Predicted 3D model of a 357-nucleotide RNA (Bacterial RNase P class A) from a Balneolaceae bacterium. Its mean pLDDT, the model's own confidence on a scale to 100, is 77. Rfam family: Bacterial RNase P class A. By type it is a ribozyme. It was read from a public genome assembly, where an Rfam model found it.

RNA sequence: GAAGGUUCCCGGGCAAUCGCUUCCUGUUAUUGCGGGAGGAGGAAAGUCCGAACACCAACGAGAACCGUGCUUCCUAACGGGAAGAUUCCGGCAACGGAAUAGACAGUGCCACAGAAAAUAUACCGCCCCGAUGCGUCGGGGCAAGGGUGAAAAGGUGGGGUAAGAGCCCACCGCUCCGGUGGCGACACUGGAGGCAGGGUAAACCUCACGGGGUGCAAGUUCAUGCAGAUUGUGCGUCUCUCGUCGCUAUACAAUCGGGUGGAACGCUCAGACCGUGGCAGCAAUGUUACGGCCAGAUAAAUGAUUGCCAUCCGCCUUAGGCGGAUACAGAAUUCGGCUUACAGGGAACCUUUGCAA
Numbered sequence: 001g002a003a004g005g006u007u008c009c010c011g012g013g014c015a016a017u018c019g020c021u022u023c024c025u026g027u028u029a030u031u032g033c034g035g036g037a038g039g040a041g042g043a044a045a046g047u048c049c050g051a052a053c054a055c056c057a058a059c060g061a062g063a064a065c066c067g068u069g070c071u072u073c074c075u076a077a078c079g080g081g082a083a084g085a086u087u088c089c090g091g092c093a094a095c096g097g098a099a100u101a102g103a104c105a106g107u108g109c110c111a112c113a114g115a116a117a118a119u120a121u122a123c124c125g126c127c128c129c130g131a132u133g134c135g136u137c138g139g140g141g142c143a144a145g146g147g148u149g150a151a152a153a154g155g156u157g158g159g160g161u162a163a164g165a166g167c168c169c170a171c172c173g174c175u176c177c178g179g180u181g182g183c184g185a186c187a188c189u190g191g192a193g194g195c196a197g198g199g200u201a202a203a204c205c206u207c208a209c210g211g212g213g214u215g216c217a218a219g220u221u222c223a224u225g226c227a228g229a230u231u232g233u234g235c236g237u238c239u240c241u242c243g244u245c246g247c248u249a250u251a252c253a254a255u256c257g258g259g260u261g262g263a264a265c266g267c268u269c270a271g272a273c274c275g276u277g278g279c280a281g282c283a284a285u286g287u288u289a290c291g292g293c294c295a296g297a298u299a300a301a302u303g304a305u306u307g308c309c310a311u312c313c314g315c316c317u318u319a320g321g322c323g324g325a326u327a328c329a330g331a332a333u334u335c336g337g338c339u340u341a342c343a344g345g346g347a348a349c350c351u352u353u354g355c356a357a
Stems, first nucleotide, its partner, number of pairs: 001353010012309007020039008041328001045339002048337005053215004058244006065211005070084005085100006101206002106204002108200003123146002125142007154172006173195001174193008219265004228256006234247003273292008310326007
């Protein structure tokens, strides 16, 4: 210098003129005028998860249903995050990605091909005996070789055999019993045993842990206004059952009908909050000290124009000039995550490589 990998940050600034809006304040013709302090994100998006909060009067147990599923730690919690383990994939590498409870509890499925697909069998074939018309036929043994297939009685090599086979042996694999290291998932290692037929659980299922419902259009209060009727019955948050408990005919539920559709609150980011520093920790994160309070609309405000600057791109007559462009995108109860989108610019560390010293 080039090419890559990981993490983080910025993503417009200043001024003028005009305009909108929240709060405070002065005045007032109380929709006005003046002054001050403010006004859209890193994802506000998706609505995929978790919660705070509110209401269903409160609560327990069981069943059903649903969610998660390697280990340890973090967190209010999560299907999230950090660090790891094992198997596999991509890359020379830095690094990136996928999966991970159980198949001897049981059931199901594995098309086609193939002899045979889970209590296996013999299509081609190999060996032995007998017969023989030399073409084959009959009996017995085999699953080592070949074929089919995603997968076919554990693999490779040797011995042995009539031919073969864990039949025997070595190594690997598998099962069981230990040792060492680690919090653990697991890793390394010693011994014994010829040992067995696969896969599949986002198939049913089993195991472990967890789970009420509805959601700010939740809900609280006030104002206005009317008109109840019929049917049924004990009812009660959510699917059922049981229990405690509460209400109970002036109750509850369903159907039909009438009235209202207004105002205030919830509603602001005083918080599982933000910023900076110290300490602990590999890290996520925790703790502590100091400092800070940063939109609240309700048909929905947070803007427009001009000039200069900044950044990028192109061209040229290259201390410069001219032209063009500046991403994704817009709060609606709040917060923690995940996922998706993003012109351009910057910082740190790491990998490969060229050159020079």